This is a predicted structure of a 464-nucleotide part of an RNA (small-subunit ribosomal RNA, 3' major domain) from an uncultured bacterium. Rfam family: Bacterial small subunit ribosomal RNA. The coordinates come from a structure-prediction model, not an experiment, and the mean pLDDT is 84. The RNAcentral record of the full RNA draws on ENA and SILVA.
Context: one part of a larger RNA
RNA sequence: UGACGGGGGCCCGCACAAGCAGUGGAGUAUGUGGUUUAAUUCGACGCAACGCGAAGAACCUUACCAGGGCUUGACAUACACUGGAAUACUUAAGAAAUUAGGUAGUCCUUCGGGACCAGUGAACAGGUGGUGCAUGGUUGUCGUCAGCUCGUGUCGUGAGAUGUUGGGUUAAGUCCCGCAACGAGCGCAACCCCUAUUGUUAGUUGCUACGCAAGAGCACUCUAGCGAGACUGCCGUUGACAAAACGGAGGAAGGCGGGGACGACGUCAAAUCAUCAUGCCCCUUAUGUCCUGGGCUACACACGUAAUACAAUGGCCGUCAACAAAGGGAAGCAAAACCGCGAGGUGGAGCAAAUCCCCAAAAACGGUCUCAGUUCGGAUUGCAGGCUGCAACUCGCCUGCAUGAAGCUGGAAUUGCUAGUAAUCGUGGAUCAGCAUGCCACGGUGAAUACGUUCCCGGGCCUU
Numbered sequence: 001u002g003a004c005g006g007g008g009g010c011c012c013g014c015a016c017a018a019g020c021a022g023u024g025g026a027g028u029a030u031g032u033g034g035u036u037u038a039a040u041u042c043g044a045c046g047c048a049a050c051g052c053g054a055a056g057a058a059c060c061u062u063a064c065c066a067g068g069g070c071u072u073g074a075c076a077u078a079c080a081c082u083g084g085a086a087u088a089c090u091u092a093a094g095a096a097a098u099u100a101g102g103u104a105g106u107c108c109u110u111c112g113g114g115a116c117c118a119g120u121g122a123a124c125a126g127g128u129g130g131u132g133c134a135u136g137g138u139u140g141u142c143g144u145c146a147g148c149u150c151g152u153g154u155c156g157u158g159a160g161a162u163g164u165u166g167g168g169u170u171a172a173g174u175c176c177c178g179c180a181a182c183g184a185g186c187g188c189a190a191c192c193c194c195u196a197u198u199g200u201u202a203g204u205u206g207c208u209a210c211g212c213a214a215g216a217g218c219a220c221u222c223u224a225g226c227g228a229g230a231c232u233g234c235c236g237u238u239g240a241c242a243a244a245a246c247g248g249a250g251g252a253a254g255g256c257g258g259g260g261a262c263g264a265c266g267u268c269a270a271a272u273c274a275u276c277a278u279g280c281c282c283c284u285u286a287u288g289u290c291c292u293g294g295g296c297u298a299c300a301c302a303c304g305u306a307a308u309a310c311a312a313u314g315g316c317c318g319u320c321a322a323c324a325a326a327g328g329g330a331a332g333c334a335a336a337a338c339c340g341c342g343a344g345g346u347g348g349a350g351c352a353a354a355u356c357c358c359c360a361a362a363a364a365c366g367g368u369c370u371c372a373g374u375u376c377g378g379a380u381u382g383c384a385g386g387c388u389g390c391a392a393c394u395c396g397c398c399u400g401c402a403u404g405a406a407g408c409u410g411g412a413a414u415u416g417c418u419a420g421u422a423a424u425c426g427u428g429g430a431u432c433a434g435c436a437u438g439c440c441a442c443g444g445u446g447a448a449u450a451c452g453u454u455c456c457c458g459g460g461c462c463u464u
Base pairs, nucleotide, nucleotide: 005464007463008462009461010460011459012458013457015453016452019417020416021415022414023413026308028306029305030304031303032302033301034299035298042053043052064294065293066292067291068290069289070288073124077123079121080120081119082118083117084116087104088103089102090101091100092099093098107114108113126283127282129281130280131279135277136276137272138271139270140268142266147186148185149184150183151182152181153162154161155160166177167176168175192260193259194258195257197228198227199226200225201224202223203222206218207217208216210215231254234248235247236246237245238244310410314369315368316367317366318365319364327358328357329356332351333350337346338345339344376407381402382401383400384399385398386397387396423445424444425443426442427441428440429439
């Protein structure tokens, strides 16, 4: 000077408290450990690994295993020699890779050769092999916490101190006042985006005061450009005549209006050599590469994260076939109509889309069930089908009929959330042939509670 203390003082945060809904118990999904295996590829391990890399393992992916092949190679550059256009079709063997044939086809040219293909040779290629404790880049975390520093000056023999401490105040080293300090930088805030109000401009594919259509129009809804608007600006009280705090007016919005993007100096030899790049080491008829099949999906068990339930604020049936937002669509989205109990099939209008299509559920109303392992719950299993795809056995998703397991609200413990939030309801998208209880977004319905800071956890400042 720091760090630490079951030292002290001040302050903050869903940190506790007050509440609501959960997890921990059940079966299921998924990740991990362990075990097993020829292989169950690799990485991630307190918070900050464990629905994580993976925005999607049947083949491919794929890195793993078994077997069958290749060795200038699946891929790149350049050289020497030899032969041939490239290419398309086809036969046989084989699990395929591949091997051995056949047919068609005869490029450009300045006639030196060139492009392309095959073979031989030698340089080289190749490596998801090792080291993240050799690295770059990227990322997590403390933490959107309010801090971290510098120049000059001053003080101290010096390490260093001061500034940055103190009195107030703030979400904030935010601002004010004081002060041997005076200034400055990176952070804070603002500038950016979305959202809440309004003016104006524009008016098709959107909208409609005209009965419908057409036509007409742009008032309204809406779309998307430019503006306005909020600044403690005004009033009052408190305060130190300050900064500011509290209350009020006006206002769509009030004191940071709500949300996002944005992450200082640094910490953890944190993570990643398997995104990529890269030093060094290692392999080079193999640790490279091609193919078929298998595995990554195993299963006594243990843990994490989810979705579904245990029911009456509910289940089932019917009616109104009520009411969104945001997205996606050409190897695509697909309407009407018809067939099927249904998944789906036939069909193909329209649409490169404010035009067409994908496209709501909970809610409301009526009926039934009457507290039961049930008309709750849906696991598991059997049969019959549908879809994608060369191919659903290992190992996909969906439908119908039948079957109808555990489960009656969960021990110790523990998580999230302060408002359009929690809870609950559905919708879309990426990945993607197919496959979503995951992830990312979207809207509908819509609460309870916060006395307070003694305690638990984390953090900031001063002091010892």